[in-house]
């Protein structure tokens, strides 16, 4: 450098749910927990779901899909 994810092992991440905290809300934040994850790493770019004080403006990257960095190995 490419591909791929079978056995392993180091470390990573955290749903559901419970505390606090913050937002009209969707939800974020943070601390417990752990369903699960090989991008569950970042990006609202298209589809999608969804909120609100709705002709706008926002929410989810743990729904697809595309970008994008990047860990560990048999080849």
């Nucleotide at each position: 450098u490419u591909a791929a994810g079978a056995a392993a092992a180091a470390g990573c991440c955290a749903a559901a749910c419970c505390u606090g905290u913050u937002g009209u809300g969707a939800g974020g934040c943070a601390g417990g927990g752990a369903c699960g994850g090989a991008a569950a790493u970042c990006c609202a770019c298209g589809g999608g779901u969804u909120u609100c004080a709705u002709u706008g403006a926002g929410a989810c990257a743990g729904c697809c899909g595309g970008g994008u960095u990047g860990c560990c190995u048999a080849g």
Molecule: c-di-GMP-I riboswitch aptamer
Organism: Desulfobulbaceae bacterium